The RNA shown here (c-di-GMP-I riboswitch aptamer) has 75 nucleotides and comes from a Desulfuromonadales bacterium.

RNA sequence: CUCCGAUAAGAGCAAACCAGAAGCGAUUCUGGGACGCAGAGCCAGGGGCCUUAUGGAGGCAGCCCAGCCGCCGAA
Numbered sequence: 001c002u003c004c005g006a007u008a009a010g011a012g013c014a015a016a017c018c019a020g021a022a023g024c025g026a027u028u029c030u031g032g033g034a035c036g037c038a039g040a041g042c043c044a045g046g047g048g049c050c051u052u053a054u055g056g057a058g059g060c061a062g063c064c065c066a067g068c069c070g071c072c073g074a075a
Base pairs, nucleotide, nucleotide: 004073005072012037013036017032018031019030020029021028022027035062041068042067045065046064047063048060049059050058051057
């Protein structure tokens, strides 16, 4: 350094649900809340799923792959 990932340390994220806001909707944002996560960081390029006002339109990264960037170090 790579693979790998502890009953390690320090930090981090936040499902369902609830409240408010935006949207036709999928869904998103903010606050609360923790089921979980070693990439549950970014990205809609490929696959997949979903919505629709059917368009040269949208959404999902906590479904998989590719790409980019990155913390710690026992076996």
The source organism's lineage runs through Bacteria, Pseudomonadati, Thermodesulfobacteriota, Desulfuromonadia and Desulfuromonadales.